[in-house]
RNA sequence: GCGGGCAAGACGGGAGAACCGGCCACGGCCGGUGCCGAAGGCGCAACCGCCCCGGAAACGCUCAGGCCCCUGGACCGUCCUGCAGGG
Numbered sequence: 001g002c003g004g005g006c007a008a009g010a011c012g013g014g015a016g017a018a019c020c021g022g023c024c025a026c027g028g029c030c031g032g033u034g035c036c037g038a039a040g041g042c043g044c045a046a047c048c049g050c051c052c053c054g055g056a057a058a059c060g061c062u063c064a065g066g067c068c069c070c071u072g073g074a075c076c077g078u079c080c081u082g083c084a085g086g087g
Base pairs, nucleotide, nucleotide: 005083006082007081009079010078011077012076013075018033019032020031021030022029023028034067035066036065040063041061042060043059047055048054051087052086053085
């Protein structure tokens, strides 16, 4: 100098799944049944050249969360700043 990775911040994008009953101050709340996966959590483990430690999915579970819109949202893009494993 070039290329790639991770993290924080700003901006932009960003899916899925609902009915019934009751109450109501009409804003919503409660209950029943059903459903969704992309906050978080837990599980499996391909992989990180090999081994130990460690890390590790958008797969699986559905505890939590969610099921008009809005909000939120994993993740993606741009800019910017920083960081980069131990034996």

Glycine riboswitch aptamer from Pseudoponticoccus marisrubri, 87 nucleotides, folded computationally. It matches the Rfam family "Glycine riboswitch aptamer". A reference for the family is Mandal et al. (2004), "A glycine-dependent riboswitch that uses cooperative binding to control gene expression", Science. NCBI's taxonomy places the organism under Bacteria, Pseudomonadati, Pseudomonadota, Alphaproteobacteria, Pseudoponticoccus. The sequence is in RNAcentral, with records from Rfam and Ribocentre.